[in-house]
RNA sequence: GAAAAAGGCAAACCAACCGUAAGGUUGGGACGCAAAGCCAUGGGUCCUCUCCAGGAUCGCCAGGCUACCGAA
Numbered sequence: 001g002a003a004a005a006a007g008g009c010a011a012a013c014c015a016a017c018c019g020u021a022a023g024g025u026u027g028g029g030a031c032g033c034a035a036a037g038c039c040a041u042g043g044g045u046c047c048u049c050u051c052c053a054g055g056a057u058c059g060c061c062a063g064g065c066u067a068c069c070g071a072a
Base pairs, nucleotide, nucleotide: 001069008033009032013028014027015026016025017024018023031059037065038064039063041062042061043060044057045056046055047054048053
């Protein structure tokens, strides 16, 4: 992040399964993504809970680490 090239991921929804739940996994499916790769570190949001606290979300924002191509 311009033009390309090789590719990659996969929202909503549907089915099955796991979970109290948020949500997750697999298959189908594509809304989109130049990191929509990884990390729960700081916020945000969501769930459980009398509190303490625990869990989820990286495709909410920031940060860190890594990666394909290569004009200005």

Overview:
This is a predicted structure of a 72-nucleotide RNA (c-di-GMP-I riboswitch aptamer) from a soil metagenome. Its mean pLDDT, the model's own confidence on a scale to 100, is 90. The RNAcentral record of the sequence draws on MGnify. The model forms 95% of the base pairs in the Rfam consensus.